[in-house]
The RNA shown here (Bacterial RNase P class A) has 315 nucleotides and comes from a sheep gut metagenome. The RNAcentral record of the sequence draws on MGnify.
RNA sequence: GCGAGUGGUCGCUUUUAUAUAAAAGAGGAAAGUCCGGGCUUCAUAGAGCAAGAUGCAAGAUAACGUCUUGGUAGAGUAAUCUAACGAAUAGUGCAACAGAAAAGAUACAGCCCCAUAUACAUGAGGUAAUGGUGAAAAGGCGGUGUAAGAGACCACCGGGCAACUAGUGAUAGUUUGUCGCAUUGUAAACUCCAUCUGAAGCAAGUAGAAUUUUGGUCUAUAGGGUGGCUCGCCCUGAUCAAAGGUAUACGCUCGAGACUUAUGGUGACAUAAGUCCUAGAUAGAUGACCACAUAGACAAAACCCGGCUUAUAGC
Numbered sequence: 001g002c003g004a005g006u007g008g009u010c011g012c013u014u015u016u017a018u019a020u021a022a023a024a025g026a027g028g029a030a031a032g033u034c035c036g037g038g039c040u041u042c043a044u045a046g047a048g049c050a051a052g053a054u055g056c057a058a059g060a061u062a063a064c065g066u067c068u069u070g071g072u073a074g075a076g077u078a079a080u081c082u083a084a085c086g087a088a089u090a091g092u093g094c095a096a097c098a099g100a101a102a103a104g105a106u107a108c109a110g111c112c113c114c115a116u117a118u119a120c121a122u123g124a125g126g127u128a129a130u131g132g133u134g135a136a137a138a139g140g141c142g143g144u145g146u147a148a149g150a151g152a153c154c155a156c157c158g159g160g161c162a163a164c165u166a167g168u169g170a171u172a173g174u175u176u177g178u179c180g181c182a183u184u185g186u187a188a189a190c191u192c193c194a195u196c197u198g199a200a201g202c203a204a205g206u207a208g209a210a211u212u213u214u215g216g217u218c219u220a221u222a223g224g225g226u227g228g229c230u231c232g233c234c235c236u237g238a239u240c241a242a243a244g245g246u247a248u249a250c251g252c253u254c255g256a257g258a259c260u261u262a263u264g265g266u267g268a269c270a271u272a273a274g275u276c277c278u279a280g281a282u283a284g285a286u287g288a289c290c291a292c293a294u295a296g297a298c299a300a301a302a303c304c305c306g307g308c309u310u311a312u313a314g315c
Base pairs, nucleotide, nucleotide: 001315002314005292006291007290008289009288010287012025013024014023015022016021027298031309032308034307035306036305037304038303039201040200041199042198051197052196053195054194055193056070057069058068059067060066071085072083073082074081075080086192087191091190092189093186094185095184108131109130110127111126112125114123115122116121139157140156142154143153144152158181159179160178161177162176163175164173165172166171205250206249207248212243213242214241215240216239217238218237222236223235224234225233226232257276258275259274260273261272262271263270264269
């Protein structure tokens, strides 16, 4: 990406008609109702608060929480995949158990020194290198130094800050300089920052015969019916406007549409030309039979479109 068929006979729905007929007729997800819109009404309809959503950068798009291409971090041998990816010095909260101690935190074991002392042991002081606990405990390695140690100091690595270089940018760097450089994690905790968002919804809504209700005008010397006219007979009405909104009609399918080619772009896509019209039901349309063939999974439109998610035999 495709996801079943081909031919014939009868039958069903819509449209057109020359009324014989002809043409068309359920999906890649039609599912979920999770996002974004078109459209309709409030309605002449602005601002704020509250609430909610998104969260690296640049683009695409009608728009999006979607997509494309990059960046950073992580996983993987790799192809590639994942990210709920702003802020922890604005503040608050939480981190069980273990451990001495969970944040201007800490001395349990251990090491060193002094006093007492035959020794064990005890008391006072120094230490954070070694060990233990934990998801996490004041950067790593090699030296100097020390009573023993320690970025206390030094070189290298790592890190912060600044400049330079490349890039639109997120960022990056075999670049330069500088600083001993302690101050955990957590915001899918409250919160702060930036951006965005009217509400309800096709059972939205528009129109509306008859019947009903209200009001006005004419009216029994009137109006209507009865094959044409007259008489007779029968009935009691005719007309205008408004309200409500039943049947019914519309909304309801020509679209931010599809396909092909060319050009531009890494790409999502855009532009141009050409071709095509592909369901509109409303107690709700596609079924039955025959022949060939054989893979029949997940599965049936109900205003429409762009996405995401879920299900899916087989090729």
Its Rfam family is "Bacterial RNase P class A". It is annotated as a ribozyme.